About this RNA: A computed fold for a 72-nucleotide RNA from Candidatus Nanopusillus sp., annotated as transfer RNA.
[in-house]
RNA sequence: GCCACCGUAGCUCAGCGGUAGAGCGCUACCCUGGUAAGGUAGAGGUCCCGGGUUCAAGUCCCGGCGGUGGCA
Numbered sequence: 001g002c003c004a005c006c007g008u009a010g011c012u013c014a015g016c017g018g019u020a021g022a023g024c025g026c027u028a029c030c031c032u033g034g035u036a037a038g039g040u041a042g043a044g045g046u047c048c049c050g051g052g053u054u055c056a057a058g059u060c061c062c063g064g065c066g067g068u069g070g071c072a
Stems, first nucleotide, its partner, number of pairs: 001071007010024004018055001026042005048064005
């Protein structure tokens, strides 16, 4: 330099164009003699950035930035 894939919660990741989710973690409560485990509820998101298409974009298109892998 070229090609492919990836970028969504603190972490690991889902998410057929129509209300952004799960597991783990975190907080409170329940349970226990007390922990762990278990149960219930909750907080936590400019969906990497900028444009475009659309009534509507995390999702489709273009460009950028970053990461991983491959080729040279």